[in-house]
């Protein structure tokens, strides 16, 4: 240099146009002599940045950036 995948909660990951979820963690509160372990609830996201299409974008297009793989 080419070409391809990926980027959403603190970690690991779902969701592929109509108000963003799950698991571990992590807060509180129940149980407990203390903890754990169980059970309840509750916080935590500008869905990598930009611009495009749409009535409506985390989703589709393009650009950039990082990251891992392939080929040279």
């Nucleotide at each position: 240099g080419g070409u391809g995948a990926c980027u959403u909660a603190g970690c690991u990951c779902a969701g592929g146009g109509g108000u963003a979820g799950a698991g571990c963690a992590u807060u509180u509160g129940a149980c407990u002599g203390c903890a754990g372990a169980u059970c309840a609830a509750g916080a935590g996201g500008u869905c990598a940045u930009g611009a495009g299409u749409u009535c409506a974008a985390u989703u589709c297009u393009c650009a950039u950036a990082g990251u891992c793989a392939c080929c040279u």

The prediction has a mean pLDDT of 84. A computed fold for a 72-nucleotide RNA from Cladochytrium replicatum, annotated as transfer RNA. The sequence is in RNAcentral, with records from ENA. It matches the Rfam family "tRNA". Rfam links the family to the GO term triplet codon-amino acid adaptor activity. Taxonomically the source falls in Cladochytrium (Eukaryota, Chytridiomycota, Cladochytriales, Cladochytriaceae).